Molecule: transfer RNA
Organism: Candidatus Onthovivens merdipullorum
């Protein structure tokens, strides 16, 4: 330069045919303990990496981009 695949909550990651986003881990509350743990319940946390564009409706589909990761080509 050229393809691919990944980007979602603090962390790991789900998410089907477009119909308005969840789990588990960690944070917080409470309950149970004489206390901590361990369990139980519950809360709170997201512009879906960014920007259009397509729709009545986009994490989703198109297109251009950022980052990260492989695989190819070049390299006096």
């Nucleotide at each position: 330069g050229c393809c691919g695949u990944c980007u979602u909550a603090g962390c790991u990651c789900a998410g089907u045919u477009g119909g308005u986003a969840g789990a588990g881990c960690a944070a917080c509350u409470c309950a149970u303990u004489c206390g901590u743990a361990a369990u139980g319940a519950g809360u709170a946390g997201g512009u879906c990496g960014c920007a259009a564009g397509u729709u009545c409706g986009a994490a989703u589909c198109u297109u251009g981009u950022u980052g990260a990761c492989g695989g190819c080509a070049c390299c006096a």